[in-house]
RNA sequence: UUUUUCCAAAGCUAAACCUGACGUGAGUCAGGGGCAGAAAGUUACGAAUCCAAUUGUUUGGAAGGUCGAACUGCCGAG
Repeated sequence: UUUUUCCAAAGCUAAACCUGACGUGAGUCAGGGGCAGAAAGUUACGAAUCCAAUUGUUUGGAAGGUCGAACUGCCGAG
């Protein structure tokens, strides 16, 4: 540098659900919780999904742990 994750080690994130607050809403934040995850780290670029307004199928939002893509990263092994 590149490919990769058998056994590990150090760690990380946090589903459903509950509580409180915010939001028209999708949903977000905090606490609890733990289903899972080798990128469940970042981006929101493409498709899909959801919400609001509108009827022009247009505009503005949400999420991203649906798929694809780009960027970055720990250990071990080749």
Molecule: c-di-GMP-I riboswitch aptamer
Organism: Methylococcales bacterium